Predicted 3D model of a 100-nucleotide RNA (Purine riboswitch aptamer) from Oceanotoga teriensis.
Lineage of the source: Bacteria > Thermotogati > Thermotogota > Thermotogae > Oceanotoga.
Of the family's consensus pairs, 100% are formed in the model.
RNAcentral holds the sequence, with entries from Rfam.
Model confidence (mean pLDDT): 83 of 100.

RNA sequence: AAAAUAUGAAGCACCUCUUCCUGUAUAUUUUCGAAAAUAAGGUUCGAAAGUUUCUACCGGGUACCGUAAAUAUCCGACUACAGGAAGAGGGGUUGGAUUU
Numbered sequence: 001a002a003a004a005u006a007u008g009a010a011g012c013a014c015c016u017c018u019u020c021c022u023g024u025a026u027a028u029u030u031u032c033g034a035a036a037a038u039a040a041g042g043u044u045c046g047a048a049a050g051u052u053u054c055u056a057c058c059g060g061g062u063a064c065c066g067u068a069a070a071u072a073u074c075c076g077a078c079u080a081c082a083g084g085a086a087g088a089g090g091g092g093u094u095g096g097a098u099u100u
Base pairs, nucleotide, nucleotide: 002100003099004098005097011093012092014090015089016088017087018086019085020084021083022082023081024080025079026056029049030048031047032046033045034044035043041065042064050057058076059075060074061073062072063071
């Protein structure tokens, strides 16, 4: 490039949504004030910091604390943004697949 066959614009990129993965943020963290519990307990309220950042800032296990006022540690996400993959929807464009 040509021919044949079947066929549902099937291919292409864009937008949106969902799921998964990766990266960044933040360490599900730190500080202050007040209240509360006590080995069957270890919590509650308020404020601030932390993010080119909205929101969140807790749950459970374990240890530890010899009865006091203070926890430590392990595992677990959510949210924001970016990228990758798959699926669905939308419109756009274009013919795509197989064989010779």